[in-house]
RNA sequence: GGUCCAUAGCUCAAUGGUAGAGCAGCCGAUUCUUAAUCGGUCGACGAGGGUUCGAUUCCCUCUGGACCCACCA
Numbered sequence: 001g002g003u004c005c006a007u008a009g010c011u012c013a014a015u016g017g018u019a020g021a022g023c024a025g026c027c028g029a030u031u032c033u034u035a036a037u038c039g040g041u042c043g044a045c046g047a048g049g050g051u052u053c054g055a056u057u058c059c060c061u062c063u064g065g066a067c068c069c070a071c072c073a
Base pairs, nucleotide, nucleotide: 001068002067003066004065005064006063009023010022011021012020017053025041026040027039028038029037046062047061048060049059050058
């Protein structure tokens, strides 16, 4: 220098129009108790700016990470 990634505590969705799932956490039901199961609930778009009626999504910069190329040693 080039490519890619960054969304909930964790693993991942969402190709411009109300941010979702699984697991975890919490509450409850069930059970003699626990586990399992079932219901409910909590919780997130890395930061700044731009475009747009509207941005997780498109553009720019920054931050952090992965890989590749070149150079030096």
The prediction has a mean pLDDT of 82. This is a predicted structure of a 73-nucleotide RNA (transfer RNA) from a marine sediment metagenome. The RNAcentral record of the sequence draws on MGnify. Its Rfam family is "tRNA". Its Rfam clan is "tRNA clan".